[in-house]
Molecule: c-di-GMP-I riboswitch aptamer
Organism: uncultured Geobacteraceae bacterium
RNA sequence: CUCUGAAAAAGGCAAAGCCGGGGUGACCCGGUGACGCAAAACCACGGGUCCGUUUAACGGGUAGCCGGGUUACUGAA
Numbered sequence: 001c002u003c004u005g006a007a008a009a010a011g012g013c014a015a016a017g018c019c020g021g022g023g024u025g026a027c028c029c030g031g032u033g034a035c036g037c038a039a040a041a042c043c044a045c046g047g048g049u050c051c052g053u054u055u056a057a058c059g060g061g062u063a064g065c066c067g068g069g070u071u072a073c074u075g076a077a
Base pairs, nucleotide, nucleotide: 012037013036017032018031019030020029021028022027035064041070042069043068045067046066047065048062049061050060051059052058053057
């Protein structure tokens, strides 16, 4: 320095629901709220899945579905 990550400490994010708003829709944004998360930080590259259409196919969503890439606090074995 790299991989892995127990304990502890400092913290961080925020599911579902509810309220308001945007969108044809999936869903997204803000507030509230915490199911959980050691990357639940970022990226739509691959797969899955969801939505729309003119349904060959094209476009859109999902990163808290999986894989992959980039970055990152603490650091026992």